[in-house]
Notes: This is a predicted structure of a 395-nucleotide RNA (Bacterial RNase P class A) from an Actinomycetes bacterium. The sequence is in RNAcentral, with records from ENA. The source organism's lineage runs through Bacteria, Bacillati, Actinomycetota and Actinomycetes. The prediction has a mean pLDDT of 78. It is recorded under the gene name rnpB.

RNA sequence: GGAGCCGGCCGGGCGGCCGCGCCCCGCCAGACGGGGCGAGGAAAGUCCGGCCUCCACAGGGCAGGGUGCUGGUCAACGGCCAGUCGGGGUGACCCGCAGGAAAGUGCCACAGAGAACAGACCGCCGUCCCGCCGCGGCCUUCGGCCGGGCGGGGGGGUGACGGUGAAACGGUGCGGUAAGAGCGCACCAGCGGCCGGGUGACCGGUCGGCUCGGCAAACCCCACCCGGAGCAAGGCCGAAUAGGGGGCGCACGGCCGCAGAAGGCGGCCCGGAGGCUGGCCCGGUCGAGUCCCCUGGUGGGCCGCACGAGGCCGGCGGCAACGUCGGUCCCAGAUGGAUGGUCGCCGCCCCGCGCAAGCGGGGAACAGAAGCCGGCUUACAGGCCGACUCCUCCC
Repeated sequence: GGAGCCGGCCGGGCGGCCGCGCCCCGCCAGACGGGGCGAGGAAAGUCCGGCCUCCACAGGGCAGGGUGCUGGUCAACGGCCAGUCGGGGUGACCCGCAGGAAAGUGCCACAGAGAACAGACCGCCGUCCCGCCGCGGCCUUCGGCCGGGCGGGGGGGUGACGGUGAAACGGUGCGGUAAGAGCGCACCAGCGGCCGGGUGACCGGUCGGCUCGGCAAACCCCACCCGGAGCAAGGCCGAAUAGGGGGCGCACGGCCGCAGAAGGCGGCCCGGAGGCUGGCCCGGUCGAGUCCCCUGGUGGGCCGCACGAGGCCGGCGGCAACGUCGGUCCCAGAUGGAUGGUCGCCGCCCCGCGCAAGCGGGGAACAGAAGCCGGCUUACAGGCCGACUCCUCCC
C1' cells in the first nucleotide's frame, strides 16, 4: 500500500418565530402568564421469555405442545457467555434443528446382479464330461495312453476386478491362495475394555475381537419444562331511560246538569304537592303529578399508567455472560391519539465554475411510543473508534 475479518458507537449541531401534549407554580377551577419534560436503535414484526390482572386448580397420571452437545448466567427464555465435537476458510474468523438407529415399526426414488435375514451381470479359479489340434512324449505304425492348448457344457469356489448408485456389509498396502477373502500382518477409521486428564461434553494412551449401512426436519424412545386468557386484562364512580319501594298531593267534599235499577258522565266551587317568577318571604301565575331511596351499570369519567429485574459514573469478583457495593439522576404518557412547521448560521455528501481562497445549485436513510421489561429477527443514507488476519513492497 492492497484485500479481509470481528466488536463497539453515532444517526446532524446552535439560534429566532409560530404551534402541539402532559406536569408544577401564580388561585380551587377555566382562561392567561412563567417554568420543566416530550420517540427509537430499532419505538417495527409480535417470534420467544417474564412482571402484572382475572378465571381455574388437593395430589398424581394420560393426551397435547416445547426444548435437545457440555458447563455457567439470568426473574425467565428457544437468549447470552465460555467450551466440546463436526464442517468451511491460507488466516483473522465463520457456520451447525449437534440426544437415542444395539427398544420397536417404517422408508431408502432412479440406476444397478444386489438397497438390509445382501447379491452374482460381465468376469476370475479348480474339478468332471464332450469336441478339435499342422502341439510334446511313450507304445506293436490306419490306432491307443499320458500331458498341453483352444472351444462348449454340468456342478462348485470367489466377491478381489469392471460397472450402477447419495449409500454396496470397513479403507490402503504387503503376505497368502487354485483364484480369492480380515484369511494373516502394518497403518488408518469404527466399536468395546482398561489407564490417565477434565466438573462435564470430550481428549490422550494402550489392549482386544477383527467390523455392526443411512434416515428420528418419519412414527417413536429418553431427559427436562409448560393451566387458560390477556391492559378491550381488571378495578372504581356513575347521567338519562326502564324497573321496585316510599313521602306529599290529586282523588276526597259541596252545588248544578245528563242518565238512571245501581255503578256513572260533564260543568262549576272549595282544596291542592310541586314548577315558574334571579337566592328567601309575601304576592302573582301554571297546576296533576312531583320528590326521595334502592337495584342495575348503558353514554361517560377515573384508576390500572409511568420509580423500574431503571439510566449514568466508579470500585471489587469473574476469561466472559453476569454479580455485588458506593455515588448520582428522574427520563414521554396521548385516548382520534402531542412530539410539528418555517427561517438563519455552521458541519457532511454530490454537481458546476474558479489557479486558489471561495461562489452557485441540489441532497441527507429506516422508521416512529400506547401496560411494562429481557431477548431474537427484520429495515437502515452516511459516518466514527478499536482489536486482529493475509498478500506485496521498503528499512